Predicted 3D model of an 87-nucleotide RNA (Glycine riboswitch aptamer) from an Alphaproteobacteria bacterium.

RNA sequence: GGGCGCGUGACGGGAGAACUGGCAGCGCCAGUGCCGAAGGAGCAACCGCCCCGGUAAACUCUCAGGCUUCAGGACCGCCGCGCAAUA
Numbered sequence: 001g002g003g004c005g006c007g008u009g010a011c012g013g014g015a016g017a018a019c020u021g022g023c024a025g026c027g028c029c030a031g032u033g034c035c036g037a038a039g040g041a042g043c044a045a046c047c048g049c050c051c052c053g054g055u056a057a058a059c060u061c062u063c064a065g066g067c068u069u070c071a072g073g074a075c076c077g078c079c080g081c082g083c084a085a086u087a
Base pairs, nucleotide, nucleotide: 005083006082007081008080009079011077012076013075018032019031020030021029022028023027033067034066035065039063040061041060042059046054047053048052
């Protein structure tokens, strides 16, 4: 000095899914229904010290969250900071 990786912050992109009723009202509550891409939970192959345990997701579940907008949003891009590792 360069590439890759992890964490974090900013910026950009970013899906899905309802209706009805009530109220002190642009939000809240109730009923039923629905969505999966915050978070959470579960499982295979495989591995082990083999009773049992370890271990994955964008899969599954839907506790949570969400179903106008806003906000949030896995993930991707880019920039910065920190860390680790390698030549």
Notes: Its Rfam family is "Glycine riboswitch aptamer". On this family, see Mandal et al., Science 2004: "A glycine-dependent riboswitch that uses cooperative binding to control gene expression". The sequence was found by an Rfam model in a public genome assembly.